The prediction has a mean pLDDT of 80. This is a predicted structure of a 75-nucleotide RNA (transfer RNA) from a Lachnospiraceae bacterium. Lineage of the source: Bacteria > Bacillota > Clostridia > Lachnospirales > Lachnospiraceae. Its Rfam family is "tRNA". It was read from a public genome assembly.
RNA sequence: CGGGGUGUGGCUCAGCUUGGCUAGAGUACCUGGUUUGGGACCAGGGGGUCGCAGGUUCGAAUCCUGUCACCCCGA
Numbered sequence: 001c002g003g004g005g006u007g008u009g010g011c012u013c014a015g016c017u018u019g020g021c022u023a024g025a026g027u028a029c030c031u032g033g034u035u036u037g038g039g040a041c042c043a044g045g046g047g048g049u050c051g052c053a054g055g056u057u058c059g060a061a062u063c064c065u066g067u068c069a070c071c072c073c074g075a
Stems, first nucleotide, its partner, number of pairs: 001074007010027004020058001029045005051067005
C1' cells in the first nucleotide's frame, strides 16, 4: 500500500441477505419475595438508538460513500 473480517446496554451475542410495531436475548447490576444468613430459585426494574461522519428514502442497525480501531491474508 492492496484485499477480507469484526465493531449493537457493563460483558458475551442475535437481528443486517427481504429497510417498516417502541432495537432484543443471556449474564451482570438494583428492588422485592423465599431463607436463620448467604447462595440458588421466583417476580419486577433501570441501562444502548447500533464505531464515527455524510448521503439515499416517507422511513436506515439494515442500502451507498468516506473514515477510525482491532484481527487475518498478500505485497